[in-house]
RNA sequence: CAUCAAGAGGGGUGGAGGGACUGGCCCGUUGAAACCCCGGCAACCCCCCCGAGCUAACGCGAAGGGGUAGGUGCCAACUCCAGCAGGUAGAGAGCCUGGGAGAUG
Repeated sequence: CAUCAAGAGGGGUGGAGGGACUGGCCCGUUGAAACCCCGGCAACCCCCCCGAGCUAACGCGAAGGGGUAGGUGCCAACUCCAGCAGGUAGAGAGCCUGGGAGAUG
């Protein structure tokens, strides 16, 4: 700096935790975490096409389209919800916007 409402799970080992934190609410002995194997999703990096524009030229190259061999990542729940501020509302619940925190590249 960009993205975070979409998408994608089986087996083995293991044996009680897990969902970042806090509060909720969930998942878990019909087997949690972790590790291994296989599979899948996606398209950040990467590769190809095209090409606004820049350049004297070589060349560079925004937007757009396509690909998935390779490097990451991911495969319960919107980042599970909220946490701060504002709006809506008589108030509350709820909803909306922005921020913070976090995750990935």

Source information:
The RNA shown here (SAM riboswitch aptamer (S box leader)) has 105 nucleotides and comes from a soil metagenome. The sequence is in RNAcentral, with records from MGnify. Its mean pLDDT, the model's own confidence on a scale to 100, is 85. It matches the Rfam family "SAM riboswitch aptamer (S box leader)". Rfam's curators write: The SAM riboswitch is found upstream of a number of genes which code for proteins involved in methionine or cysteine biosynthesis in Gram-positive bacteria.